[in-house]
Molecule: small-subunit ribosomal RNA
Organism: Desulfovibrionales bacterium feline oral taxon 094
RNA sequence: GAGUUUGAUUCUGGCUCAGAAUGAACGCUGGCGGCGUGCCUAACACAUGCAAGUCGAACGAGAAAGUUCCUUCGGGGAUGAGUAUAGUGGCGCACGGGUGAGUAACGCGUGGGUGAUCUGUCCGGAAGUUUGGGAUAACCGGGCGAAAGUCUGGCUAAUACCGAAUUGUCGAAGUAUUUUUGAUGAUGCUUUGUAAAGGGUGCCUCUGAUUCAAGCAUCUGCUUUCGGGUGAGCCCGCGUAUCAUUAGCUAGUUGGUGGGGUAAAGGCUUACCAAGGCAACGAUGAUUAGCUGGUCUGAGAGGAUGAUCAGCCACACUGGAACCGGAACACGGUCCAGACUCCUACGGGAGGCAGCAGUGGGGAAUAUUGCGCAAUGGGCGAAAGCCUGACGCAGCAACGCCGCGUGGGGGAAGAAGGUUUUCGGAUUGUAAACCCCUGUCAGGAGGGAAGAAGUGUUUUAUGGUUAACAGCCAUAGGAUUUGACGGUACCUCCAGAGGAAGCACCGGCUAACUCCGUGCCAGCAGCCGCGGUAAUACGGAGGGUGCAAGCGUUAUUCGGAAUUACUGGGCGUAAAGGGUGCGUAGGCUGUUUUGAAAGUCAGGUGUGAAAUUUCUCGGCUCAACCGAGGCACUGCAUUUGAAACUUCAGAACUGGAAUUCGGGAGAGGGUAGCGGAAUUCCUGGAGUAGGAGUGAAAUCCGUAGAUAUCAGGAGGAACACCGGUGGCGAAGGCGGCUACCUGGCCCGAUAUUGACGCUGAGGCACGAAAGCGUGGGUAGCAAACAGGAUUAGAUACCCUGGUAGUCCACGCUGUAAACGAUGGAUGCUAGAUGUCGGGAAUUAUUUUCGGCGUCACAGUUAACGCGUUAAGCAUCCCGCCUGGGGAGUACGGUCGCAAGGCUGAAACUCAAAGAAAUUGACGGGGGCCCGCACAAGCGGUGGAGUAUGUGGUUUAAUUCGAUGCAACGCGAAGAACCUUACCCAGACUUGACAUCCCUCAAAGUGUGUAGAGAUAUAUAUGUGCCCUUCGGGGAAUGAGGAGACAGGUGCUGCAUGGCUGUCGUCAGCUCGUGCUGUGAAGUGUUGGGUUAAGUCCCGCAACGAGCGCAACCCCUGUUAUCAGUUGCCAUCAGGUAAUGCUGGGCACUCUGAUAAGACUGUCCGGGUUAACCGGGAGGAAGGUGGGGACGACGUCAAGUCAUCAUGGCCCUUACGUCUGGGGCUACACACGUACUACAAUGGUUGGGACAACGGGCAGCGAAGUCGUGAGGCGGAGCGAAUCCUCAAACCCAAUCAUAGUCCGGAUUGCAGUCUGCAACUCGAUUGCAUGAAGCUGGAAUCGCUAGUAAUCCCGGAUCAGCAUGCCGGGGUGAAUACGUUCCCGGGCCUUGUACACACCGCCCGUCACACCACGAAAGUCGGUUUUACCCGAAGCCGCUGGACUAACCGCAAGGAGGUAAGCGUCUACGGUAGGGCUGGUAAUUGGGGUGAAGUCGUAACAAGGUAGCCGUAGGGGAACCUGCGGCUGGAUCACCUCCUU
Repeated sequence: GAGUUUGAUUCUGGCUCAGAAUGAACGCUGGCGGCGUGCCUAACACAUGCAAGUCGAACGAGAAAGUUCCUUCGGGGAUGAGUAUAGUGGCGCACGGGUGAGUAACGCGUGGGUGAUCUGUCCGGAAGUUUGGGAUAACCGGGCGAAAGUCUGGCUAAUACCGAAUUGUCGAAGUAUUUUUGAUGAUGCUUUGUAAAGGGUGCCUCUGAUUCAAGCAUCUGCUUUCGGGUGAGCCCGCGUAUCAUUAGCUAGUUGGUGGGGUAAAGGCUUACCAAGGCAACGAUGAUUAGCUGGUCUGAGAGGAUGAUCAGCCACACUGGAACCGGAACACGGUCCAGACUCCUACGGGAGGCAGCAGUGGGGAAUAUUGCGCAAUGGGCGAAAGCCUGACGCAGCAACGCCGCGUGGGGGAAGAAGGUUUUCGGAUUGUAAACCCCUGUCAGGAGGGAAGAAGUGUUUUAUGGUUAACAGCCAUAGGAUUUGACGGUACCUCCAGAGGAAGCACCGGCUAACUCCGUGCCAGCAGCCGCGGUAAUACGGAGGGUGCAAGCGUUAUUCGGAAUUACUGGGCGUAAAGGGUGCGUAGGCUGUUUUGAAAGUCAGGUGUGAAAUUUCUCGGCUCAACCGAGGCACUGCAUUUGAAACUUCAGAACUGGAAUUCGGGAGAGGGUAGCGGAAUUCCUGGAGUAGGAGUGAAAUCCGUAGAUAUCAGGAGGAACACCGGUGGCGAAGGCGGCUACCUGGCCCGAUAUUGACGCUGAGGCACGAAAGCGUGGGUAGCAAACAGGAUUAGAUACCCUGGUAGUCCACGCUGUAAACGAUGGAUGCUAGAUGUCGGGAAUUAUUUUCGGCGUCACAGUUAACGCGUUAAGCAUCCCGCCUGGGGAGUACGGUCGCAAGGCUGAAACUCAAAGAAAUUGACGGGGGCCCGCACAAGCGGUGGAGUAUGUGGUUUAAUUCGAUGCAACGCGAAGAACCUUACCCAGACUUGACAUCCCUCAAAGUGUGUAGAGAUAUAUAUGUGCCCUUCGGGGAAUGAGGAGACAGGUGCUGCAUGGCUGUCGUCAGCUCGUGCUGUGAAGUGUUGGGUUAAGUCCCGCAACGAGCGCAACCCCUGUUAUCAGUUGCCAUCAGGUAAUGCUGGGCACUCUGAUAAGACUGUCCGGGUUAACCGGGAGGAAGGUGGGGACGACGUCAAGUCAUCAUGGCCCUUACGUCUGGGGCUACACACGUACUACAAUGGUUGGGACAACGGGCAGCGAAGUCGUGAGGCGGAGCGAAUCCUCAAACCCAAUCAUAGUCCGGAUUGCAGUCUGCAACUCGAUUGCAUGAAGCUGGAAUCGCUAGUAAUCCCGGAUCAGCAUGCCGGGGUGAAUACGUUCCCGGGCCUUGUACACACCGCCCGUCACACCACGAAAGUCGGUUUUACCCGAAGCCGCUGGACUAACCGCAAGGAGGUAAGCGUCUACGGUAGGGCUGGUAAUUGGGGUGAAGUCGUAACAAGGUAGCCGUAGGGGAACCUGCGGCUGGAUCACCUCCUU
């Protein structure tokens, strides 16, 4: 920086990703080289080999094989050889190498101290190295033993061991002087103590002399001592993990004195004395851990880490112990104990890879039983040299870093192939092929380094030493000699593009997209999330992207994470202020001045190892890597200075704080007393049938006299009015009146003290209600409980009762939404207004101090909001927070009588949980308004019969779709066949239909046969049009053939287009610019009026605009003009039985074209001088005149793949096509929509009158005629203002008289008519006969506000025929609307919200099931630690002096000393008993978490239907309910109160 909480937003907050890194591992892949690195696990066990020896110039001894000579053939000599070998002795083995178990410590780091010390070997100085002695291994002999080994007798040497002498700048004691902060320092003096070892080489000058050594020279050892160097020991300051759910620890403990011990200070040890020492600045305990330079990361500060390299420490099978030594309590030494392994003759022995290789084991995982001492380094040695798994090299491993290569240039027919496609193409892709080049690496051949300096030998020269040649030493030069790697690096040549590319990813984050397969399957996934038939997210492919000999994954660390915040966070509502005060430690602290110099600042010095990091330069062809120099190492110590600030000390000050005096207000606290009203109870009077209670009731009380009423009495609790965002108190809290005791506060004034202050971990005190204990008290109220209701239930809400309790005293508890959800103190920063308590000046009022409130500027805040009473700007101190859940739970501790409080986790689980605000939606929230929404009316439906549609059922099939409103007389404006999609049966397969190709034939028409038909087959007839080179070709049509293809009412309306329904003809829905807000958004569009209307007016940070509304369009209502046939007929004429019938006319009606008209224009009133509203005039019509068409943004994944179109999928001798028959018409039943009725406002019979819209040529069909009729015959007229063409209700007259009828017509029988190939399943209709139910319809429900409802006919589409349906037309023609309380729907504003799939929402708890982790638990099994006691190996030390005993003393006896032995202290392992801590496991049990659509209820979110929540107590299947007190984080109404209506 990004992703992820939301419909969207801002914030808070967690989770996740992109980066870097690794001693890594795993998967796929793998050409070369260089440089590095390589058991992180079992400090598990180890076979085998090697890893520490060396010195003959310290010492004694001393082979053999082999060769050779001699031989008596037995052997001997020489050489090998003073070699090998072992031993004595010296030095080394304490280095180097490994590991990290232990250790939280002076272990490490850093800086000091050592006046408290040591230091082999090394360097320098001084001195010495005299003289004696006794042993002992090896070796020889003997013994024991399986072995390991051991015992004993004898011989022998030394630089082994011992004695004596001598020295001093050595040690000790004493003493004097001197230095220092301090003496055990330094310098003198006295006394006393204490050393040694020789060896090599050479020489003969001196001495001696036989070679020559006892002499000399030289080299090297040895002894003493001083100094240095190096290394080590000890001590100190500071730093160095987590846990307080570890708070007290400690008897050698703290100190002193004496003794002991050490190289050395010291309780290091011991005896005695004293009682100390450590700890909240974290003792003790527990857990974890080697520390550091550094390494990784990070901008840094930090965080994590401690492989390789380097420094320190610790360890060496486990535990203990000492010895030797300069140094060890010793990795490849010793002793003991233990475990384990091995050998054994069973008696006894041996061993220690955390050295290098290697093996087993463990593990995800880590290499060769290699070469060499050539180099570097180490040990021994005089040296040569020997030893060296240190080291140098090689091997294995892409484990890491770095470098190189796998080719370069050209090359478009953009090849083939692949993939894809909209079929055109696109892409792979200059990629390949092909042409021209190059030659790294690998391969072959040849050449070929550096790393080597030395050392030795030899030689030359010079110098030194000496008496001197020599010898020796030193320096310089020559010659010669040394390479594991390795014939390696490197160089040259040869050949030839030849041998050398993969891995991951491609939904967003995050660079990279398509096809196929799959179908919530298989699978993916770091987070969000993909997959339920079109998956860029799974699997494959093509293509692409990224990195590249690697690429991904996993694990871990830092980063991002300001997500522990020092740099650099927070706490009103997101997590977070302690319930409140007092106060201890601590932290912080007013003004002036002087001094000090701890902090601070500046300079110097020392140190801060090297390596690393970094800069420059250099070496490998570059780089990695390596080298040189510089910087740096932010630190510590020391020293010199400065003095502003902090600190410390001194002196002063008055502003902070406190005291004094005078006033003041108050429900501040405590104790005692007093008072009236009311409730209840008791007594009495009077009185009668009810009372009480509720939404309505009932339980309950009352004729044994209630309620109501009067009088009297008893008792307890609480104190109306005043009373108030009034007062007081630290908070909790405090309210009648009076008295007493008492705390704090405010104002004014004077003086005093002189910083006396602020905060406050622990601590102490106070602390509502409920609750607990003891004792009282108990009127009312009231958990529990009982009863009555309500309810599906009602463990509740409501009612009647009622106990704890509420009250008092004393004690406990210690918690609340203990809230301003806001810790305390101080200072600063505009105001306005109200009120309480004081003061001042003036009295109009102004001002000042202290409280309590409301607004509001700056500022602040995520926003809401806060705003001198801060949540602003600052300082000081305290408390607290770090995702949600688990959980304020468990365990532990502590307090409590108990209830419980305080402290307070983890496993596991989720990707969120949350705050504020926004837009919607919703509310059994509010306000305003509208609608046939209700109301007022009229007529229906629901009951009957029938029709029709649907469900259901049935069926071979009853094709499919439509399903609340908004499916159900719907698609269907018309299923007998057809339609038809369904079923049965029979057929066809390029197909019933389209295009292309080939062949034949024109096409066509007729007639047979078989069959249910499709179809099959036979036969007859017939040749056309255009061009022509006359052969033929072409068009159309038919038949046959092959394949591309056709075809599908098969699926998906949740892939779609189009069309449609619905909210709704509701008045809304938006945009541009501007403005406001961090933003989502808001404003405009809200408000005041008004309207049918977001219609208009006014106002306004808005100004405008768009889609809607309205208007424009059509019909209708009035008129005018024009036109006048098919329409009309007033006037004129003619004619008829009669008729606009005819001439004529166009006045009227009418037709149909153009106009006019209506606009709140006008008057009055209201209203804001507005919009507009009410009324009036005029007018055919008056306030949108009536009706229609017209349907905003959108909603419902609404409907339709079966109108049509269409993506994808599916079928292809069938899911296609044809045919016959059947079905869609079934029928116990249920529902919707209609028709006809139930009758007299009627039925029937007869007579009479008046329409409009429309339709008509395979049509409408007149007259006439036949039939009772449907209808038949007939065929005038009409492509229609001309013909078809006649309305019915109505009117008049008659009849019927309230009945299942002269109502009603279902059903059924018989006989017909019409259409049609065909009326059986299954049409309509006529006549006659038959004459069912039904007498106005339960709950419920529908339509309609005027030419409307109701009622009456007529026409049309579809159609061969078939409407009670649908779409139209006209005729007759009402009633009612007070009004908006209520039901339904809708609009606007506002409010609450935990809803946003939007209340058909969300969501809580028990129960049941499955899984997971955790707690408790009788016990049980370990680990660790501790107390007491027992045992007491080895060993040091101490004691003993019986035994033994070379050196010294002694003439001897013996002694000194020593050795073993014995005893003792200490003590490892072990044992017994008891504790602490901790872990595993466990019958059973407890809650928790997670799970698909389980069960019961509905607690919460809206007033969530009883407002919710907090604390507490009781109760209940469960959410919960109830009591008491508290909070607003409660809606609505309304300020409270009083009065009126």